This is a predicted structure of a 682-nucleotide part of an RNA (large-subunit ribosomal RNA, domain II) from a Candidatus Absconditabacterales bacterium. The source organism's lineage runs through Bacteria, Bacteria candidate phyla, Candidatus Absconditibacteriota and Candidatus Absconditabacterales. The full RNA is in RNAcentral, with records from ENA. It matches the Rfam family "Bacterial large subunit ribosomal RNA".
Context: one part of a larger RNA
RNA sequence: GCUAGCGAGUUAUUGAUAGUAGCAAGAUUAAAGGAAAGAUCCUGAAGUCGUAGCGAAAGCGAGUCUGAAUAGGGCGAAUAGUUGCUAUUAAUAGACCCGAAGCGCCAUGAGCUACACAUAGACAGGGUGAAAAUAUAGGAAACUAUAUUGGAGGCCCGAACCGGUUGGAGCUGCAAGUCUUUCGGAUGAUCUGUGUGUUGGAGUGAAAAGCUUAUCGAAUGGCGUCAUAGCUGGUUCUCCUCGAAAUGUAUUUAGGUACAGCCUGCAGUAAUAAUCUUGUGGAGGUAGAGCUCUUUUAAGGCUAGGGGCGUCGAGAGAUGUUACCAAACCUUGAUAAACUUCGAAUGCCAUGAGGAAAACUGUGGAGUGAGACUGUGGGGGUAAGCUUCAUAGUCAAAAGGGUAACAGCCCAGAUUUCCAACUAAGGUCCCUAAGACAUAUCUAAGUGGUAAAAGAAGUAUUUCUGCUUUGACAUCUAGGAGGUUUGCUUAGAAGCAGCAAUCCUUUAAAGAAAGCGUAAUAGCUCACUAGACGAGCGGCGAUGCGCUGAAGAUGUAACGGGGCUAAGAUAUGCACCGAAGUUGAAAGCCUCAUUUUUUAUGAGUGCGGUAGAGGAGUGUUCCUUAUUGGCUGAAGGGCAAUCGUGAGGUUGUUUGGACGAUAAGGAAGUAAAAAUGCUAGC
Repeated sequence: GCUAGCGAGUUAUUGAUAGUAGCAAGAUUAAAGGAAAGAUCCUGAAGUCGUAGCGAAAGCGAGUCUGAAUAGGGCGAAUAGUUGCUAUUAAUAGACCCGAAGCGCCAUGAGCUACACAUAGACAGGGUGAAAAUAUAGGAAACUAUAUUGGAGGCCCGAACCGGUUGGAGCUGCAAGUCUUUCGGAUGAUCUGUGUGUUGGAGUGAAAAGCUUAUCGAAUGGCGUCAUAGCUGGUUCUCCUCGAAAUGUAUUUAGGUACAGCCUGCAGUAAUAAUCUUGUGGAGGUAGAGCUCUUUUAAGGCUAGGGGCGUCGAGAGAUGUUACCAAACCUUGAUAAACUUCGAAUGCCAUGAGGAAAACUGUGGAGUGAGACUGUGGGGGUAAGCUUCAUAGUCAAAAGGGUAACAGCCCAGAUUUCCAACUAAGGUCCCUAAGACAUAUCUAAGUGGUAAAAGAAGUAUUUCUGCUUUGACAUCUAGGAGGUUUGCUUAGAAGCAGCAAUCCUUUAAAGAAAGCGUAAUAGCUCACUAGACGAGCGGCGAUGCGCUGAAGAUGUAACGGGGCUAAGAUAUGCACCGAAGUUGAAAGCCUCAUUUUUUAUGAGUGCGGUAGAGGAGUGUUCCUUAUUGGCUGAAGGGCAAUCGUGAGGUUGUUUGGACGAUAAGGAAGUAAAAAUGCUAGC
């Protein structure tokens, strides 16, 4: 892992609600006793509930309490209960099942290990050579030197022994700590045998919270114990009807719970109330707009005031003036969630009508109280598949079609079957169902089929404006001169380094020169003019579609692909395709109405569905009663056919070899795919 078996809302008591049965102003027995084969029956009135309430109570009583009250007010009075059974549910119990880490009590452990005590044992060999002693020498002495002897040491090297430093192996091992290499200690705080002692909030510890029998930040075993678990996981057959919530308030509360909200079953109520459409009447200060007020604010005007400068004055000050500042005021232009002279649409409230089928009240049972995204309106934020509100939708709990794929987007809500048809969103060259559809334009960028500021004789349309047959724009031919090398400056300055000035003349026209150039001249162009040519040529803007801006990591890879110059874009139009939508045919179920109550007919915008509520059934084991099958083959197993919406049933055949089935009831150890489920086999 697979298969098989086992595996989770039970039972008791006491309430509540509904159904059902008995009796009923009453209902009922409990313990206990008797009878009976048994089922059960008969006694048993103690007790309980009900038949009257009110008051703290005395007490009174269809009333009573309060009160001074005969007032007012509170609670009552008009009758239906009670005892079983069944279902659902609550409380108390282990209470649907499995699951802690832990807490307490009583025991068992020092044969491992820690430390201690007693007793006993072990340490090859080699090295070093302390004290001390002796001898000799020196010395007045104290003492010193040398030699020999000597054999100290938590001394040195290194086996046994003890340890476990480095690398490697092993890592379903040889081994729940080993093997190999290397390494530390090796006469000592050494190592070891045996005996003994100390323990669970306690021991022991050269201290690592180490060790206390493969167990230690509190051992092991048993018991309290089915500890508790607002937590996780699991919870077994079918069909039918309805169908949520992820919100508010509170919470040692935030992943829990209570009440409310939203769902469901039953009963009742009144008669149009909820919702929708439409008419009418209302309140309001949002969007917008505006600047009257308040906040902020640009420019100008005007004019107090201030500053500067001048005049007069001894001073105080007076007076005049201004390229300064500037309140208030005026004109023009702006700003606001906490501004408003204004002011919608929606929404809200009330009411009339319409259609529709719901509404409300009581009561039984819930679940939910983590929500997600999209559009719109807000607060915060650089932003977020961000976050917190409001509002609508979808998902959640919704399948189908579209979007290449894609819970939350667009279309549309699947009872079942069948054959077609009509459409929605979206599409119609091929993949791929349907137009290489029609008309008129645009785009040349594969734009379409990613992106900004910014940039550009792209191209199409267009407004305004200038020049132009008295000849424009472009091109070609010719001219582009004289005073003069203007004056100054300067080595030079001659149109063209720089400063100043920028005139006059001849002219069809020609700047004291717009550019190149020279040391300075020279030289080449330009402006300007004539001729040639012969019809349009310029400028500021607006709009449509394009262009640049545009760099990424495995491979084209930024249309789903092919491919497309339309099969791209804009506008208009007609066809067609396209869904579980709608239509057609048939069937089932639900609800309601009518009916002859067997049923039939009709109506319904009925029948997606998680949590969940309700209804109806299937199957398993055992029991009761009745019927009935079976060695001429029961149950069980295999295969096949068939019936039922389904759980499932029946029949045939085969295997099997002794017990079953049906009907009506009853009782449950009553249904497995999941629980890192348990046990077994493979």